Large-subunit ribosomal RNA, domain IV from a Candidatus Dormibacteria bacterium, 343 nucleotides, folded computationally. The full RNA is in RNAcentral, with records from ENA. The organism belongs to Candidatus Dormibacteria, within Bacteria. The coordinates come from a structure-prediction model, not an experiment, and the mean pLDDT is 86.
[in-house]
Context: one part of a larger RNA
RNA sequence: CCUUCGUUAAGGAACUCGGCAAGUUGACCCCGUAACUUCGGGAGAAGGGGUCCCCCUGCUGGUGGCGGGCCGCGCGUCCGUGGCUGGUGGGGGGCGCAGCGAGCAGGCCCAGGCGACUGUUUACCAAAAACACAGGUCUCUGCGAACCCGUAAGGGGCAGUAUAGGGGCUGACGCCUGCCCAGUGCUGGAAGGUUAAGGGGAGGGGUGCGAGCUCUGAACCGAAGCCCCAGUGAACGGCGGCCGUAACUAUAACGGUCCUAAGGUAGCGAAAUUCCUUGUCGGGUAAGUUCCGACCCGCACGAAUGGCGUAACGAUCUGGGCGCUGUCUCAACGAGGGACUCG
Numbered sequence: 001c002c003u004u005c006g007u008u009a010a011g012g013a014a015c016u017c018g019g020c021a022a023g024u025u026g027a028c029c030c031c032g033u034a035a036c037u038u039c040g041g042g043a044g045a046a047g048g049g050g051u052c053c054c055c056c057u058g059c060u061g062g063u064g065g066c067g068g069g070c071c072g073c074g075c076g077u078c079c080g081u082g083g084c085u086g087g088u089g090g091g092g093g094g095c096g097c098a099g100c101g102a103g104c105a106g107g108c109c110c111a112g113g114c115g116a117c118u119g120u121u122u123a124c125c126a127a128a129a130a131c132a133c134a135g136g137u138c139u140c141u142g143c144g145a146a147c148c149c150g151u152a153a154g155g156g157g158c159a160g161u162a163u164a165g166g167g168g169c170u171g172a173c174g175c176c177u178g179c180c181c182a183g184u185g186c187u188g189g190a191a192g193g194u195u196a197a198g199g200g201g202a203g204g205g206g207u208g209c210g211a212g213c214u215c216u217g218a219a220c221c222g223a224a225g226c227c228c229c230a231g232u233g234a235a236c237g238g239c240g241g242c243c244g245u246a247a248c249u250a251u252a253a254c255g256g257u258c259c260u261a262a263g264g265u266a267g268c269g270a271a272a273u274u275c276c277u278u279g280u281c282g283g284g285u286a287a288g289u290u291c292c293g294a295c296c297c298g299c300a301c302g303a304a305u306g307g308c309g310u311a312a313c314g315a316u317c318u319g320g321g322c323g324c325u326g327u328c329u330c331a332a333c334g335a336g337g338g339a340c341u342c343g
Base pairs, nucleotide, nucleotide: 001338002337003336004335005334006333007332008331010329011328014327019324027051028050029049030048031047036041038172052094053093054092055091056090057089058088059087060086061085062084063083065081066080067079068078069077070076071074095099107322108321109320110319111318112317113316114314115313119131120130135170136169137168138167139166140165141164147156148155149154173309174308175307176306178239179238180237183236184235185232186231187230188229189228192227193226194225198221199220203216204215205214206213207212240258241257242256243255244254267301268298279295280294281293282292283291
């Protein structure tokens, strides 16, 4: 010096991306517990007190002695009473700096994001806001079901039958879920157009003396599909631009115009989304690119690729506070094991 531990004056996060690590807390009993809430919870919230010894007293268990009653008389049974002893409640008192403890054995609080929750996952760098989930919704499927495996037989679905089964999306719960069907998809429609094999054979070619054989072949009739018509968004998806206008200014409820299938409703908003940006204002700090509350100019939120809330939950992410500490100021000493020297 490295490593694993232990202790440390004063200070106490000044360390650092970040309290990472380490500390603090810790058992049992009693008191006492807020916002919020889905009335279950939040709760071990938080925060306090007790834990030793002595005396009095109550309750309860163990164990016998003695006395009495009874009888089928015994190592019997019942009642009473006095000891010894264990546990525990109440009251009073006492002493000390200190009265659980060998080990095991919560640090706490506030605010916000995400996900409702318990679960699941990248065996060996990720445990999460990812997956799943009950619940919601759309769609397919009438049973030899749809769908899946298999060339098939056959099997799963299912010894089930639409309150069932398959698939997609969403993801507890609460309040909700706007407008567009022009394109694409899906469903329905069938008049017309297009259209394969096939049917059909006008006509034509080859050959033969010929009957014929053979090749080719126009109309016309020919399905589904496509074109076409309609419906459909919790189907794939989409949800405008420019100019002007109010008696300060500014702004524009209002008007004009162009385009569109329709021009983004509610709610939310510098957000896990905001480029400009450390936006601006407020809060917290002596000081705050983070954080919280607002504003809205949303580069480029927005409604089941769900929107906005939400108690509880989380080895989740972000900010703050109390407590506590060798993280640090700033290092020191000690113990074990290495490194090093000798063998």